[in-house]
């Protein structure tokens, strides 16, 4: 879909009829029934597939194809039924039985046969089966009607379109820790099955089929036009739209159809949801809205079929969540606005600030426009086509008016990379990070702020792909040492392969047709205002597949070649390989002499071995291993490796000749063989040698190194094993590219000399060295290449984890070989380079050692630290380079600490305002004192006066003050190393660079001093000198020095007069330069002697400190930045403290005695200080000291020596040593001596007898030993500190050695540089991971059971169906690969500021390391072999 069919409810229209209640006919027509098509399309999702699944090309002679076209012919005659309706039933539902009746384009019979099928002949023609065309008879096959007068159907054939099916080529991720797979498996014959070929399916025969060009198993995957990225080759992707496929709860099945094994069909099992009357049913959003849930996380339960498309229908028309629109969302591309123009007092504000200012900034304010979006009123489409009606969007876009700057800017960032900077706060805290790294009190990197820098309706993280990344390298990388040559060879397969030439033409190359979807991308046009978009056209799609041609080169064949290979002939060399035989030295063991007490052994020693005769010696014998000299940087082998001499088998090589064969060749995955040493298995053997062991040593320890012994074991057969730093860290093979110079073995020479086979030359193959081009990050390599090419092979892709775990093979074992992941770190590495370090080396310095003196280390004292104590005992200093150091003076002060009393513009500075006194002085009350309270007195300058000025106070601000922090913010100045000779610079040259280079080397100095040499040539800081003092001489000069000579005078004295020689003083000079001489050296620098000289080789001493090093030291000298305190962390007073005392150090005094002590008595400096000073002589007093005052602002005055040395005495003792502590008495100082002064007297008399490990100064006018002297200071803890004279040595062979330096050289895993770096085990704690009895899940194999639907093969049966049968999902049992997960317990990684044992390793790492391997050990490691 009433234009196939029968029925038809309310109702409704017409007409008839009516007893006005209706009834009858025809018409509509709402539901469902039968019947047709359609529902296989559209729509959505990607689970599953690695597969003819997809892409591209092809093939079907092996196929189907409704509905559309177009050509031929037909549409004839007949029949039984049944849904619907109606009865009656069942049942909660779904839903169903049963009887009656009933149309069709539903269904069955019959007729025709254009055709068609099947059977049989011809011709043609193809690549095989085989196909096309035409006959022959015989057989068997067909239809529906419906409206209307025009169609629309229906049957049968051909054809055509258009869809589909099916082959086949190629292309299409990862793992080989997945290497063998396969029984319907391959393949035949035959039967069945399909649309149709096929084991597709069966029966039967055959034993085949796939496979390292990766089967088969496992992971993961929808494929593709394309889409991102890339110069591009690739690498990633496959969301949207478009083709294609596969899939619809999960699984398994057919039915129906033209097409389905069917997304909104059916049957059956399964899981879940849902109804239920418990009997039993119903569902499938991955179709468009929605909802839940899970999640970081993704929308409207929207209008409309108006438009394009689809089903149906003659057709109106009806249905389309296909489709067209609208809506959310800045998800994403494009456009656009949030204002323009002027504006300087450079406005407040804000932030910075050197405080001036600068910036925010024409930026605002303000003034003059403007009018996009958004709003307001009006007007209003295209999309509709074919005359007319039809718009969901939409009163949408768009136009036109209209007010009005009004309603519209944000996000990152700012430490380098990478554009942009300050400030506060924070204080390795919070925090930040993409990488490097930021943050521990000045953070341009954390937070917030002002600024600024980008983008901008967005911005910035997060994820993820590609890219940079030539960092998997085709295009484009490596392999001596960074990763990376396989232990060596042989060697199938694969690769690749000399010369000439003839054919093919597969690869190459060209031309030509098909093909290569549309869209994306390019280019050109056009439509939306413009651009994102859209649309047309072009060109492109680098590909496929068919043809036609071309033959240089690859490739196939065919034929010649000789140069690669081989092979002959002759001749060499030589530890090649196997077997037998032999021989001589040695060790060791017996045996015997000789002989006696030690022998061996080591850094030293001890176990050990010897008086039961040892080592040592001599003769004799045993027995095993291993060949000294020759011996090489030499030789042979593939490699491991080989060594004594003879025979016997036997590989390989090299040269000569250029005869033979003719490319026979290189390489090689997998495979074979060989393969040190160490191990293992059976038997031997066993002298020395030695893993384990066992003593001994050393050490803290010593499972070691050294030493005595010692067993596997080294040896031999025979078998495993299969690894080594198996190394030239250098795969193998050919080719080309300059040379020199040594060696091993050949050959040539018409070379030389003389005959030895010597020496040249050539040449040819082995081995070394050193170089050029060239390579190389660099070192180096460099005809033996690591040059230049070519073939093959293997082998790398940060570092650990891990030469390991699983799993596989292999092995008697030990293991071997292949071999990852998690984690986790930003590095790991190589190769130069500066340095620095070495129990590396060379070479040199220094009181550094050595030879020497005297100390300290113990005693007491004094001082300084530590510690302890304390109210406080103020702070710094810390190996050397802190400790008698700041401090050249802590009883008050000092003073910074404690305790208490006090002031607050302050004890000090400036300035302002106000105000009062004028400075000052005196007193009185409290009080410790400061200080508070109050009184008296006097008074300043100018000015006419106000008033001004200077002063002083008071109040008030601004500040003052701070010895509080930080020396790791700083300045400055200081130690140090070290007065050590070094440290740099421009120029040139070298190096890819860091950098060398000069500066290194010879020589020589004290010295980078000088000389020479020399790709360096100069210069600079530094040495040295120039300076100061000292030593010697001369001039000046002479007073306070002086005092030869001349004079006076005294008790005496330069005491005076002279005088200035001398000493002395201080100015000027002068000397010393390796100048001369002699030797040495390189005719050099120098150096060693000598001569002269006061001094000789720097005459002595001093002052002078290179670049730098130590975050060396000082914020408490002083400056200073920040911070902090501001009636206290400022400040003033009194009174404590800094002196405290079981104890530890450091640095002095004094001393322990006779080289002394003590008394007496006799001598000699110098530096220096002196007016608030020094201070004679005289008195006093034992003494400290007092009284007193001459003299001196000083070469004039004062202060001035011990030791020595003469003499007495003591006589070895805790004393006549020794002086401490302790009483008492005193003196000075000072306002004051108690904490807490120094001196004096008297008295007391302490320890101490020369110092232990172990340490210190010092080289000549020095050490050591004597005294003086000054500052600081009222006095003085001073025995310190700086000076200064007298006396006044000893010893240095010498550089082995300790400790510091300089230079050059060498190794290094260090660079915070050796006080470095760094390896294991233990313990903790976190994190991934293996193994583990078992538990647990997933995929899957076999075998068996049970067995739904469905097919219908067969049986009954008239249908309908029943039973068997087959096949069979889901479901069970048993067993098994394989994944995964979880698990006592256990292996072993891996990460962690400050654990524990050692101390392996890097240096000769203190025993050179490492690599194989065996065996021992807490541990790193030891220890045998090689």
């Nucleotide at each position: 879909c009433g234009a196939g069919c029968g029925u038809g409810u309310a109702c409704c229209c017409u007409g008839c009829u009516u007893u006005c209640g209706g009834g009858c006919a025809g018409g509509g027509g709402a539901a469902a029934g039968c019947g047709g098509c359609g529902a296989a399309a559209g729509g959505g999702u990607g689970a599953g597939u690695a597969a003819c699944a997809c892409g591209u090309g092809a093939g079907u002679a092996a196929c189907c194809u409704g509905c559309c076209c177009u050509c031929a012919a037909g549409u004839u005659c007949g029949g039984a039924a049944u849904a619907g309706c109606c009865c009656c039933g069942g049942g909660a539902a779904a839903c169903u039985g049963g009887g009656a009746u009933u149309a069709a384009u539903a269904c069955c019979g019959g007729a025709u046969g254009u055709g068609g099928u099947g059977c049989u002949g011809g011709a043609c023609c193809g690549c095989a089966u085989g196909g096309u065309c035409u006959g022959g008879c015989c057989a068997c096959u067909a239809a529906a009607g419906a409206u209307u007068u025009a169609u629309c159907g229906c049957u049968u054939g051909a054809g055509g379109a258009u869809g589909g099916a099916c082959u086949c080529g190629c292309g299409u991720c990862c793992c080989a820790u997945u290497a063998g797979c396969u029984a319907g498996u391959u393949g035949g014959u035959g039967a069945g099955g399909u649309a149709a070929c096929g084991g597709c399916c069966c029966a039967c025969c055959a034993a085949g089929g796939c496979g390292a060009u990766g089967a088969c198993a496992g992971g993961u995957a929808g494929c593709u036009g394309g889409u991102c990225u890339g110069a591009g080759a690739g690498g990633a992707u496959g969301g949207u739209c478009a083709g294609c496929c596969a899939c619809a709860c999960u699984g398994g099945g057919a039915c129906u159809g033209a097409g389905a094994c069917a997304c909104u069909g059916c049957c059956c099992a399964g899981a879940c949801u849902c109804c239920u009357a418990c009997g039993g049913g119903a569902g499938g959003c991955u179709g468009c809205a929605g909802u839940c849930g899970a999640g970081a996380a993704u929308c409207u339960u929207c209008c409309g079929c108006a438009a394009u498309g689809g089903g149906c229908g003659c057709a109106a028309g009806c249905c389309u969540g296909a489709c067209g629109g609208a809506g959310c969302g800045a998800u994403g591309c494009c456009g656009c606005g949030u204002g323009g123009g002027g504006g300087a007092u450079g406005a407040a504000g804000g932030c910075c600030u050197u405080c001036g200012g600068g910036u925010u900034g024409u930026a605002a304010a303000c003034u003059c426009c403007u009018g996009u979006c958004a709003c307001c009123c009006g007007g209003g489409a295209c999309g509709a086509a074919a005359a007319a009606a039809u718009g969901a969007c939409g009163g949408u876009a768009c136009c036109g008016g209209g007010a009005g700057a009004g309603g519209a800017a944000g996000c990152c960032a700012c430490g380098g990379c990478u554009a942009a900077c300050u400030a506060c706060g924070u204080g390795c805290c919070a925090g930040c990070a993409g990488c490097c790294g930021c943050g521990g009190u000045a953070a341009u990197a954390c937070g917030u702020a002002g600024g600024u820098g980008g983008c901008g309706a967005g911005c910035g993280u997060u994820a993820u792909c590609c890219g940079g990344a030539u960092u998997u390298a085709c295009u484009g990388g490596g392999c001596g040492u960074a990763a990376a040559g396989g232990g060596u060879c042989c060697g199938c397969a694969g690769g690749g392969u000399g010369u000439c030439u003839g054919c093919c033409a597969a690869g190459u190359c060209u031309g030509a047709u098909g093909u290569g979807a549309a869209g994306u991308a390019c280019c050109a046009a056009g439509g939306c205002u413009c651009a994102a978009c859209c649309u047309u056209g072009g060109a492109a799609c680098u590909g496929c597949a068919u043809u036609g041609g071309a033959u240089a080169c690859u490739g196939g064949u065919g034929g010649a070649c000789u140069g690669g290979a081989g092979u002959g002939u002759a001749c060499g060399a030589g530890g090649g390989g196997a077997g037998a035989g032999c021989a001589g030295a040695a060790u060791u063991c017996c045996c015997g002499g000789u002989g006696u007490a030690g022998c061996g052994g080591u850094g030293g020693a001890a176990u050990g071995c010897g008086u039961a005769g040892a080592u040592a010696u001599c003769g004799g014998g045993a027995g095993g291993a291993a060949u000294a000299c020759c011996g090489a940087u030499g030789g042979c082998g593939a490699a491991g490796g080989c060594g004594g001499c003879u025979c016997u088998c036997u590989g390989g090589c090299g040269u000569a000749c250029c005869a033979c064969u003719g490319a026979c060749c290189c390489u090689c995955a997998u495979g074979g063989a060989c393969g040190a040493a160490a191990g293992c298995g059976u038997g031997g053997g066993u002298a020395g040698c030695a893993a384990a062991c066992a003593g001994g040593a050393u050490u803290a320890g010593a499972u070691a190194c050294c030493c005595u012994g010692g067993u596997a074991g080294u040896c031999c057969a025979c078998g495993c094993u299969g690894u080594a730093a198996a190394c030239g860290g250098u795969g193998u093979g050919c080719a080309c590219u300059a040379g020199a110079u040594g060696u091993g073995g050949g050959c040539g020479g018409u070379g030389a000399u003389u005959u030895a086979g010597u020496c040249c030359c050539g040449u040819c193959u082995g081995u070394g060295u050193c170089c050029a081009a060239g390579c190389u990050a660099a070192c180096g390599c460099g005809u033996u290449a690591a040059g230049u090419g070519c073939a093959c092979c293997g082998c790398c892709u940060g570092g650990g984890g891990a030469c390991u775990a699983c799993g596989g093979u292999c092995g008697c074992a030990a293991g071997a070989c292949u071999a990852a992941a998690a984690c986790u770190c930003a590095a790991a590495g190589g190769a130069a380079u500066u340095g620095a370090c070495g129990g590396g080396g060379g070479c040199c310095c220094g009181c550094a050692c050595a030879a020497g003196c005297g100390g300290u280390g113990g005693a007491g004292c004094a001082u300084g630290u530590g510690g302890c104590u304390u109210a406080a005992u103020u702070c710094g200093a810390g190996g050397c380079a802190a400790c008698g150091c700041g401090a050249a003076g802590a009883a008050c002060c000092u003073u910074a600490c404690c305790c208490g009393g006090g002031u607050u513009u302050g004890a000090c500075a400036u300035g302002u305002a106000u105000u009062g006194g004028c400075c000052g002085g005196c007193c009185u009350g409290u009080g410790a004192a400061a200080g508070c309270a109050g009184g008296c007195u006097u008074u300043c300058u100018c000015u006419c006066a106000c008033g001004a000025g200077a002063u002083c106070g008071a109040u008030a601000c601004a500040c003052a003050g701070g010895u509080g922090c930080u020396g790791c913010a700083u300045g400055g100045c200081u130690g140090u190393c070290g007065u050590c000779a070094g440290c740099u610079c421009g120029u040139g040259c070298c190096g890819u660079g860091a950098g060398g280079u000069g500066u290194u080397c010879g020589g020589u100095u004290a010295a980078g001093u000088c000389c020479g040499g020399c790709a360096a040539c100069g210069a600079g800081c530094g040495c040295a000198a120039c300076c100061c003092g000292u030593g010697u001489c001369g001039u000046c000069a002479g007073u306070u020095g002086c005092u030869a000579c001349c004079a006076g005078a005294u008790a005496a004295u330069g005491c005076u007069g002279g005088g200035c020689a001398c000493u002395c003083u201080g100015g000027c000079g002068a000397g010393a330069c390796u100048g001369c001489c002699c030797g040495u050296g390189u005719c050099a620098a120098g150096c060693g002697g000598g001569a002269g000289g006061a001094a000789g080789g720097c005459g002595c001493g001093g002052a002078u400190g290179a670049c730098g090093u130590c975050a060396a030291g000082u914020c408490c000298g002083u400056a200073u930045g920040g911070c902090c305190c501001u009636u206290a962390u400022a400040u003033c007073c009194a009174g404590g403290g800094c002196u405290g005392c079981a104890c530890a150090c450091g640095u002095g005094c004094u001393a322990c005695a006779a080289u002394g002590g003590u008394c007496g008595g006799u001598a000699c400096a110098a530096u220096g200080g002196g007016a608030c000073g020094c201070a004679a002589u005289a008195c006093c007093g034992c003494g400290a000291g007092g009284u007193g005052g001459a003299g001196c602002a000083a070469a004039u005055c004062c202060u001035c020596a011990a030791a020595a040395c003469c003499g007495g005495c003591c006589u070895c003792a805790g004393u006549u040593c020794g002086g401490a502590u302790u009483g008492g008495a005193g003196u000075c100082u000072g306002c004051a001596a108690u904490u807490c002064g120094a001196c004096u007297c008297c008295a007391u008399g302490a320890a101490g007898c020369u110092g232990g490990a172990a340490u210190c100064g010092c080289u000549a006018g020095u050490a050591a030993a004597g005294g003086c002297g000054u500052a600081u200071c009222a006095g003085c803890a001073a025995c310190g500190a700086c000076g200064c004279c007298u006396u006044g040595a000893a010893u240095a062979c010498g550089u082995u050695c300790c400790c510091g330096g300089g230079c050059c050289u060498u190794g290094u895993a260090c660079a915070c540089a050796c006080c470095g770096c760094c390896c294991g085990u233990c313990a903790c704690a976190u994190c991934a991971u293996g193994g583990a009895a078992g538990c647990c899940g997933g995929c899957u194999g076999c075998a068996c059971c049970c067995g739904a639907a469905g097919u219908u093969c067969c049986g009954c049966g008239u249908c309908c169906g029943c039973g068997g049968a087959c096949c069979g999902a889901a479901g069970g049992u048993g067993u098994g690969u394989c994944c995964g997960g979880u698990a006592a317990c256990u292996g072993g990684g891996a990460u962690g500021a400050a654990g524990u044992c050692g101390g392996a390793a890097c240096a000769a790492g203190g025993u050179a390391g490492c690599c194989g391997u065996u065996g021992g050990g807490g541990a790193a490691c030891c220890a045998g072999c090689g």
RNAcentral holds the sequence, with entries from SILVA.
Small-subunit ribosomal RNA from a metagenome, 1426 nucleotides, folded computationally.
Its mean pLDDT, the model's own confidence on a scale to 100, is 84.
Rfam family: Bacterial small subunit ribosomal RNA.